[in-house]
Context: one part of a larger RNA
RNA sequence: CGCAGGAGGCUUGAGGGAACCUCUUCCUAGUACGAGAGGACCGGAAGGGACAGACCUAUGGUGUUCCGGUUGUUCCGCCAGGAGCAGCGCCGGGUAGCCAUGUCUGGCAUUGAUAAGCGCUGAAGGCAUCUAAGCGCGAAGCUACCCCCAAGAUGAGGCCUCCCUCCCCUAUUAAGUUAGGGGGUAAGACUGCAGAGAGACUAUCUGCUUGAUAGGCCGGAUGUGUAAGGUUGGUAACAACUUCAGCAAACCGGUACUAACCAGUCGAGUGG
Repeated sequence: CGCAGGAGGCUUGAGGGAACCUCUUCCUAGUACGAGAGGACCGGAAGGGACAGACCUAUGGUGUUCCGGUUGUUCCGCCAGGAGCAGCGCCGGGUAGCCAUGUCUGGCAUUGAUAAGCGCUGAAGGCAUCUAAGCGCGAAGCUACCCCCAAGAUGAGGCCUCCCUCCCCUAUUAAGUUAGGGGGUAAGACUGCAGAGAGACUAUCUGCUUGAUAGGCCGGAUGUGUAAGGUUGGUAACAACUUCAGCAAACCGGUACUAACCAGUCGAGUGG
């Protein structure tokens, strides 16, 4: 820009894409078959491998924004307690998020037309012949079914809901008739602002006081592992008690304390 008024939702699916794997064991059955050795078709069930998708409850990884231990050194006057630097100094753990080695799920079954092949009927060619006319069966393959995208599918689809007969100008007409232009608006949209289940930007999504969108605060979960100070015991290093303490990121919930302010721009005229 188009989809012959302007919008907001929900959809159909022309068409396209993705996927399509395979093994072992058991039952049938030590049956059919076979002198024996051996050993099935058909049918049924279970367990795997690789691959793919999703996810983080559990198992683990990471987690330089959390907690603790500890070495050297500098500083806070000293002690105590801390801070900086040394690859996060090193080490032990670890929430969210992200992730796999982890968890769950998938290939099934079925439909139609077929390939090789197997047939029915059947002439040319009194027979025979699956083929010449005609009809059937038949594959991990093709098609549909499952999953994803999808009406720029210009063939521009469908359904639901919302808004609508405004003002001015030019030309024209029997006529607000017809055509064009401009303005202010409706439903609505955009800008702007707080952001994240989103993200390079954009977009998308959640909100904007009629508000829990982010921060703060409060509570919880969870992590670390029992803070500082004090008391007691010990010459002391240290230990015990106070104390499952103290501290705490991204998680969950609550709460308008702070910030989403004030606003602006666009947007139909009843539709051949």

This is a predicted structure of a 272-nucleotide part of an RNA (large-subunit ribosomal RNA, domain VI) from a Dehalococcoidia bacterium. The coordinates come from a structure-prediction model, not an experiment, and the mean pLDDT is 89. Taxonomically the source falls in Dehalococcoidia (Bacteria, Bacillati, Chloroflexota). It was read from a public genome assembly. It matches the Rfam family "Bacterial large subunit ribosomal RNA". Gene Ontology terms of the family: ribosome and structural constituent of ribosome.